[in-house]
């Protein structure tokens, strides 16, 4: 400077005419009385008072009044966390507890849903003997598919070994039939001493032989492998039985909340912490707070639904009620006189009713008290955190009954809200224009 909270205060002012209502004095006229004195003219005159915080709603509480009441207990209604105040309250203060707000401060019928009944609309599996839409597992049990291991059968390639059979090479041996082949002089012969051969050494041809070796076929046997099948396991998929309430949805609210742990998933299953509930302890007069143990947890919500506990109320209301009381008109009782009418009857007896006249008691017009001195304002003091109580001192402050408090005017201002007693008083809620005062809270700046 700004935004707020709580609490108290006011609710146009002043002057002047003219009115209205109450009192208190004082005059006047009637009427009564010996006077005093009273009534009544709603007379004059003068003094004084003369709505409100809510007089309102008519919600609660109580004081008067009258009327009922032995006590108890049923029924209806009302209060409903503790202490306290007070004449009482559903008010009021102080505290407790629970929500709101950064605060000062505000709001809350705030007793019990493990005594019982009933309700909880839609939505939503389920709204309360708890269930299972999505979704999450599917450990276990069944199904079905697939791949991997293992055994076991079949089918095949290749391949390994043996083995028969062919064919080839290679070696060995025999042949010179086949080129009568090349080459050479160690050996053997000849000799023209270099050569030549029927000599030698190599070749070729052929035939033969081999537990040499390749090559094809073909049988046996093996194991490897490649494809098939079956049979058991494991693995993984998809379905069901089934397990779950972790998580989505629904809703005003869904069977404690948070972590870790566990677990197929989950889950007070288990553990911690908070909650809940039992019990004990300190602390406080009490609500209630705090501590500590012990129980895995009973178990939505709404009692301003019924209900169940506590406790509180007896009905009416000032047009209450109380005195005084006519005119008339009626009533009860006495008396008094004719014994007369009139109904009842055929007659008589009797009954009822008609007269004057005294006393009696009730009600209605009227009138008068309730009717404003009171749980009363104001001040001081003292007690108490506080409501609020106690002493003292001072003051009187609407009381009508058709029902006043108004109305002009003039000066001024910030130009006047909600509203008007009706036996009285304590709250309460409810309306309310604009002033004015204190306390305290948050936020900015400055110094």
């Nucleotide at each position: 400077g700004g935004a707020g909270u709580c609490g108290g205060c006011u609710g146009g002012a002043c002057a002047g005419u003219c009115g209205c209502u109450c009192c208190g004095c004082c005059c006047g006229g009637u009427c009564u009385u010996a006077a005093a004195g009273g009534a009544c003219c709603g007379g004059g005159g003068c003094g004084g008072g003369g709505a409100g915080g809510a007089a309102a709603g008519u919600c609660c509480g109580g004081g008067c009044u009258c009327c009922g009441c032995a006590g108890g207990g049923c029924a209806a209604g009302g209060u409903g966390c503790c202490a306290g105040g007070u004449a009482a309250c559903g008010c009021c203060u102080g505290g407790g507890g629970g929500g709101c707000g950064c605060g000062a401060g505000c709001c809350c019928a705030c007793g019990g849903a493990a005594a019982g009944u009933g309700c909880c609309a839609c939505a939503g599996a389920a709204a309360a003997c708890a269930u299972a839409c999505c979704g999450c597992c599917g450990a276990u049990c069944c199904c079905g598919c697939u791949g991997c291991u293992a055994u076991c059968c079949c089918u095949g390639a290749a391949c390994a070994c043996a083995u028969u059979g062919g064919c080839g090479a290679a070696c060995g041996c025999g042949c010179u039939a086949u080129a009568u082949g090349a080459g050479g002089u160690c050996c053997c012969a000849u000799c023209a001493c270099g050569a030549u051969g029927u000599c030698c050494u190599c070749g070729c041809c052929c035939g033969u032989g081999u537990c040499u070796c390749g090559c094809c076929a073909g049988u046996c046997u093996g194991g490897c492998c490649a494809g098939g099948g079956a049979u058991a396991g494991c693995a993984g998929c998809g379905g069901g039985a089934g397990g779950u309430a972790a998580g989505g949805g629904u809703g005003a609210a869904a069977a404690g909340g948070u972590g870790c742990g566990g677990u197929a998933a989950g889950a007070g299953c288990g553990c911690a912490c908070c909650g809940c509930g039992c019990g004990g302890g300190u602390g406080g007069u009490a609500a209630c707070a705090u501590c500590c143990g012990c129980g895995g947890c009973a178990g939505g919500g709404c009692a301003a639904a019924c209900c169940c506990c506590a406790c509180c109320u007896g009905g009416a209301g000032c047009a209450a009620g109380a005195c005084c009381g006519a005119a008339u008109a009626g009533g009860g009782g006495g008396g008094c006189g004719a014994u007369a009418g009139u109904a009842c009857g055929g007659c008589c007896c009797g009954u009822a009713c008609u007269g004057c006249u005294c006393c009696c008691g009730g009600g209605u017009a009227g009138g008068u008290c309730g009717c404003u001195a009171g749980a009363g304002c104001u001040g001081u003091g003292c007690g108490g955190c506080g409501a609020c109580g106690c002493a003292c001192a001072g003051c009187c402050c609407a009381g009508a009954g058709g029902a006043a408090u108004g109305a002009c005017u003039g000066u001024c201002c910030u130009c006047g809200a909600c509203a008007g007693a009706a036996c009285c008083c304590g709250g309460c809620u409810u309306a309310u224009a604009g002033g004015c005062c204190g306390a305290c809270u948050c936020c900015u700046u400055c110094a």
Predicted 3D model of a 447-nucleotide RNA (Bacterial RNase P class A) from a Gammaproteobacteria bacterium. The gene name in the source record is rnpB. The sequence is in RNAcentral, with records from ENA. Rfam family: Bacterial RNase P class A. It is annotated as a ribozyme.